[in-house]
Model confidence (mean pLDDT): 83 of 100. A computed fold for a 1214-nucleotide part of an RNA from Candidatus Iainarchaeum sp., annotated as large-subunit ribosomal RNA, half B. It was read from a public genome assembly. Rfam family: Archaeal large subunit ribosomal RNA.
Context: one part of a larger RNA
């Protein structure tokens, strides 16, 4: 510092996105209560008064008790604690109570009563289930199910073109099946007819899905447009509302509210893009909903302070986690473009403690935004493909009868008229006969009919008809076969319909009844079918999307003189055409110009000359081309059949189709011939496999008398423009996974078009005059604050706008300071130069930065710092999940459109910073006092008034300055005498309750309330000079270069809040470790061992070895003494630990005690009084006296009563 609390003078929302939080209010009684209203309410509206205790009386009651009246009496305060609404007004939304995202959304979302539409008569409709079966339903249209709307009130307009739904349907289309034809026979196959649902078609339907225009003109001021014209549609938005939860522009305009209003309210309304049950407009009541205003209230704020408690800090005990490559200074530079680690400079003794949170692009979480993946999932649909369901034809289960119509077959009876001809001549053939087995004719009747007649039956009748002839295309009698057509009968089949009952189904009381060949069920046909399922949803790309195609080809430039070569680089083309525009042979020369001719005139027709191509070449561009590759004419088909190699496509690896070049064999055209010709002068004009069609000649298999069929090979046609060719739509903010800094949204880097600033020149403005001031066109720069571009860092994560807090820096200076010019008289300005020390404020609306506004002010500067600052705050905006409006989309959904709601976590390792310590170094030790290299400071800044002076100046109006004095504000530092706050030490009052009562206390926020010492503090008080030096711009002196002039070149004098000092703080780790003074010390005792050296002895021939002594040595070491220091103990002028300071009996250091001072406000006990009551004993709130009492006292003194006892350790010593 923080959490939880308490209290705050003066102001009172100035705070803030927003009164968030807190405060106010509060119970009961009496009184009183607006507006609106659905008459219920709003309403505890609002506002005002009262409230304790004691005594007595009255009323109610059996009583406990309750209510009332009168009198007395106390406090700052009587619901004294606890408990216990702040109030009012306007608007939006939703009628209401209710429900919801357990764990970030309580809402305007859901629900709701009410309204309306649709389905359904029960074997129903809707739903679950493969089915059996079940729910609604022990229900039955006043019922059940589904959709939309959402109380109430006033209402609910137009449109049936589209999509649905419903109904109809002459006709069209329409599957299986059936029938017919065809297929030389059979079969496959083909065709036609018939035909259900569906679709087309016709109509209906909006409280079904939905939709509801544009242009021009017009009234006697203007404006407006009742009105008119025109286009168009299915209809063109009616009532009402309207800058709205909907309005982009927009902070619309006007009015109100405010000093100031991106707010709110009321109007207007040209409604980007309101609008009528996806309901429109109102609306009392209600709302932890959204929003604005007012009153009250307050630490939200000005502006913070104090106190309590927890935690922190310290001690003891116990004892995690995250994290962890190592290391761990600053600045500048560099660098994968923001470095503790690289380079340079600077800084840096070692360690610890408490804090802070700038850095470690801090930790945490393989980024949720963006892109990618031939990743996934949820959702949607007129994506693709299926399936359930539903509708539907046929058949089976499936029988019987009638009627009608129709097909087919059989049978029967008729009809068959051009003209001519006696006349109603169907065709062909036979045919000379046929007829008494009854002709003609007549009567009756039936029937046909071209109206002339024919035919049948019955009766009468009793002999004719053909041939021949004529007419005519055809000649008739009679017979046979057949065609066309009409009628009847029978059988069969089909369709429609009406019956039946026995399959089958249902009901049932098991008597029967209802339905009925239907339905159910099964097989199959067609339709419908996001109800369900599976899947797809291209690439390139200065991120992705939208756009485009740079996705297959050709030409030029780019392309950097071989070849090759990229970009969403620049300029253009192709997806054909031509039977000649091909081949060949021969001939010719073009465009244009000049001249002449012709002509009414003429560019056009004709002639001459010149004419390297300025023409032409089917089409782009480039290349090429003149007895031609151009222009003509003749003859023709090489625009051939096969085959090989190579080039290109695809450079120098591989790679298909396609395109081309050169050959060989065959056959051909032209030409006298040489020769040329495998399309077009060259470079574009193209396409795999599967399938299918056509052709060719072969091969294999089956079969046949012939032949036919299947397969294979080759060639050609038909396709994939995403063009080496997959069969294919949206959406996701409910989203997921894997990845990417290969790729976007912040910052940074680069760049600087844009932006900001400056300069050059000077057209012009400025009465005159470019340059007091302003300055066009053009040109040149600087900056890196705008906006772009870029895609270099970062996607195993650098927290994103604005506010607050704290700032550091730059200067291109807003003020203050010093100057210059002026179109500078003064005053006030304007422009410029120097200058960064200090200052640069408060409000209104808005999330805002910004911009605007108000009142002040000397001024209310511009920028940078990861658009400074989230391991500092906030979370209003943006940018998740809920919800609404407008728009858009068929829809799921979406919108740099709007609106409302919506989790901000981390114990600090290093570094850095602010403080505090320990150790060690500083050539003996110690105690003190200093110096000051250096570091820090803004310690100050500004205004106003007075005087100068109504002076200078000025015609006047006006109106300075230098200097001096005072005051104020802001900042900074210190302090507590005063004032104010706090004051959970303290005193007092008092409520409830408990300790039996009193007294004295506990608890209730310190219970609440009234005061308040010390301390700490601000709102209080005190302090906070300028002078010097060197300079800047500038002003000058002398003075040359340059005989002059010149502030400059040499030299010299001035000159600013800036710089440096004087001032304050700090500082010897200032390694150059400093200086001075004082004190102590330069002493005492004890005292080895090993090794080594030397000597001696023993042993030994010697060497080696062993022992002793001496040296090393009074050495190392040990113990004393010792200036001083520390531990220990009591403490505070100090304080987190530690440190610092004071004291330790030779003592007032702390505690205690006593006294004083101060706070509170008069204790307890006793005595007396007291309204009244009384059983006369007494009871009684309270008052007076004792009593300026009692209690307390972090302050000031006095006093050893208590505790600082003892003791230990370190310490220089040549």
């Nucleotide at each position: 510092a923080g959490g939880a609390u308490g209290u705050a003078a003066g102001g009172g929302a100035a705070u803030u996105c927003g009164g968030c939080a807190a405060a106010u209010u509060a119970g009961c009684c009496c009184u009183g209560u607006a507006u609106c209203u659905u008459u219920g309410g709003u309403a505890u509206a609002a506002g005002g008064g009262g409230u304790g205790c004691c005594u007595g009386c009255c009323u109610u009651g059996c009583a406990g008790a309750a209510g009332g009246c009168a009198g007395g009496u106390u406090u700052c305060a009587a619901u004294a604690a606890c408990a216990a609404g702040g109030g009012g007004g306007g608007u939006c939304c939703g009628a209401c109570u209710g429900u919801u995202u357990a764990a970030c959304a309580a809402a305007a979302a859901c629900a709701c009563a009410g309204g309306u539409c649709u389905c359904c008569g029960u074997a129903a409709g809707u739903c679950c289930g493969u089915a059996a079966g079940g729910a609604u339903g022990a229900a039955a249209a006043u019922g059940g199910a589904g959709g939309c709307u959402g109380a109430c009130c006033u209402c609910u307009g137009c449109u049936c073109a589209c999509u649905g739904c419903c109904a109809g349907u002459a006709c069209g289309u329409g599957a299986a099946g059936a029938u017919c034809c065809u297929g030389u026979u059979c079969a496959a196959g083909g065709g036609a007819u018939u035909u259900a649902a569906g679709c087309g078609c016709u109509g209906g339907u909006g409280a079904a899905g939905a939709g509801c225009g544009g242009g021009c003109c017009u009234a006697a001021c203007u404006c407006u447009g009742a009105g008119g014209c025109u286009c168009u549609c299915a209809c063109g938005g009616u009532a009402g509302c309207g800058u709205a939860a909907u309005a982009c522009c927009u902070u619309g305009c006007c009015g109100g509210u405010u000093g100031a209003a991106u707010g709110c309210c009321g109007g207007c309304u040209u409604g980007c893009a309101c609008c009528a049950a996806u309901g429109a407009a109102g609306c009392a009541a209600c709302g932890a909903g959204a929003u604005c205003c007012c009153c009250g209230c307050u630490g939200u704020c000005c502006c913070u302070a104090c106190a309590u408690u927890c935690a922190g800090c310290c001690c003891g005990a116990u004892g995690a986690a995250c994290u962890u490559g190592c290391u761990a200074c600053g600045c500048g530079g560099u660098g994968a473009a923001u470095a503790u680690g690289c380079c340079g400079c600077g800084a840096u003794c070692u360690u610890c403690u408490a804090a802070c949170g700038g850095g470690a692009a801090g930790a945490g979480a393989a980024g949720a935004c963006c892109c990618c993946a031939c990743g996934g999932a949820g959702g949607u649909u007129u994506a693709c493909u299926a399936c359930a369901g539903c509708c539907u034809g046929a058949c089976g289960c499936u029988g019987u009868g009638g009627u009608a119509u129709g097909u087919u077959u059989u049978u029967u009876a008729g009809a068959g008229u051009a003209u001519a001809g006696u006349g109603u001549a169907g065709a062909u053939g036979g045919g000379a006969g046929c007829g008494u087995c009854g002709a003609a004719a007549c009567a009756g009747u039936u029937u046909c009919g071209c109206u002339a007649g024919g035919a049948g039956c019955u009766g009468u009748g009793g002999a004719g008809c053909a041939a021949c002839a004529a007419u005519g295309u055809a000649a008739c009698a009679c017979c046979a076969u057949c065609c066309u057509u009409u009628g009847g009968a029978a059988a069969u089949c089909a369709u429609a319909u009406c019956g039946c009952u026995a399959a089958c189904u249902c009901c049932g009381a098991c008597a029967g009844g209802a339905g009925g060949a239907c339905a159910c069920c099964g097989u199959u046909u067609g339709g419908u079918g996001g109800g369900u399922a599976g899947u797809u949803a291209g690439a390139c790309u200065g991120g992705g999307g939208c756009g485009g195609u740079a996705c297959g080809c050709c030409c030029c430039u780019g392309a950097a003189a071989a070849g090759a070569u990229a970009u969403c680089a620049g300029g253009g083309g192709c997806g054909c055409c031509c039977a000649a525009a091909g081949g060949u042979c021969u001939g010719c020369u073009c465009a244009g110009a000049u001249g002449a001719g012709u002509u009414a005139g003429a560019a056009a027709u004709u002639c001459a000359u010149c004419g390297u191509a300025g023409a032409g070449u089917g089409c782009a561009a480039g290349a090429g081309c003149a007895a031609a590759a151009g222009c003509a004419g003749g003859c023709u088909u090489a625009a051939c059949c096969a085959u090989g190699a190579c080039c290109u496509a695809c450079a120098c690896a591989a790679c298909a189709a396609g395109g081309g070049u050169c050959g060989u064999g065959g056959g051909u055209u032209c030409g006298a011939a040489a020769g040329a010709a495998g399309g077009g002068u060259c470079u574009a004009g193209c396409g795999a496999a599967c399938g299918u069609c056509a052709g060719a000649a072969g091969c294999u298999c089956c079969u046949u008398a012939g032949u036919g069929g299947a397969g294979c090979u080759c060639u050609g046609g038909u396709c994939u423009u995403a063009c080496a060719g997959u069969g294919a739509a949206c959406u996701u903010a409910c989203c997921c996974u894997g990845g990417g800094g290969g790729u976007a949204a912040c910052u940074g880097u680069g760049u600087c078009g844009u932006c900001g600033c400056g300069g050059g020149u000077g057209a012009g403005a400025g009465u005159c005059c470019a340059c007091a001031u302003c300055g066009a066109c053009c040109c040149c720069g600087c900056g890196g604050u705008u906006u772009g571009c870029u895609a270099c860092c970062u996607c195993g994560c650098c927290g994103u706008c604005g506010u607050c807090u704290c700032a550091a820096g730059g200067c291109a200076u807003c003020c203050u300071g010093g100057c210059u010019g002026u179109g500078c008289a003064c005053a006030a300005g304007c422009a410029g130069c120097c200058a960064a020390g200090g200052g640069u404020g408060a409000a209104g609306g808005u999330g805002u930065u910004a911009a605007c506004u108000u009142a002040u002010u000397a001024a209310a500067g511009c920028c940078u710092u990861u658009c400074g600052c989230u391991a500092g705050u906030u979370g209003g905006g943006u940018u998740a999940a809920g919800a609404a409006c407008g728009g858009u989309g068929c829809g799921a959904g979406c919108c740099a459109g709007u609106u409302u709601g919506g989790a901000u976590a981390c114990u600090a390792u290093c570094u850095g910073u602010u403080a505090g310590a320990a150790g060690u170094g500083c050539g003996g030790a110690u105690u003190g006092u200093c110096u000051g290299c250096g570091g820090g400071g803004a310690a100050a800044g500004u205004g106003c008034c007075a005087u100068c002076a109504g002076u200078a100046c000025g015609a006047g109006a006006g109106g300075a300055a230098c200097g001096u004095g005072g005051c104020a504000c802001u900042g900074c530092a210190g302090c507590c005498u005063c004032u104010a706050g706090u004051g959970u030490g303290c005193c007092a009052g008092u409520u409830g309750u408990c300790u039996g009562a009193c007294a004295a206390g506990g608890c209730a926020u310190c219970g609440c309330u009234g005061g308040g010492u010390a301390g700490c503090c601000a709102c209080g008080c005190u302090g906070u000079a300028g002078u010097u030096g060197a300079u800047a711009a500038g002003a000058g002196c002398u003075g040359a270069a340059a005989g002059c002039a010149u502030c400059u070149a040499a030299g010299c004098u001035c000159g600013a809040a800036a710089c440096a000092a004087c001032c304050c703080c700090u500082u010897a780790g200032a390694c150059u470790a400093g200086a001075c003074a004082a004190u102590c010390a330069a002493c005492c005792c004890u005292g080895a061992a090993a090794a080594c050296c030397a000597a001696u002895u023993c042993c030994g021939c010697a060497a080696a070895g062993a022992a002793u002594u001496g040296g090393c040595u009074g050495u190392a070491g040990g113990g004393g003494c010792g200036a001083g220091g520390g531990u220990g103990c009591c403490a505070a002028u100090a304080g987190a630990a530690c440190a610092u300071u004071g004291g330790c009996u030779u003592g007032a250091u702390a505690g205690g005690u006593u006294g004083g001072u101060g706070g509170u406000g008069u204790a307890a006990g006793c005595a007396c009084g007291a309204a009244g009551c009384u059983u006369c004993g007494g009871c009684g709130a309270c008052g007076u006296g004792u009593u300026c009492a009692g209690c307390c006292u972090u302050c000031c003194a006095a006093u050893a009563c208590u505790a600082a006892a003892a003791a230990c350790c370190c310490g220089a010593g040549g």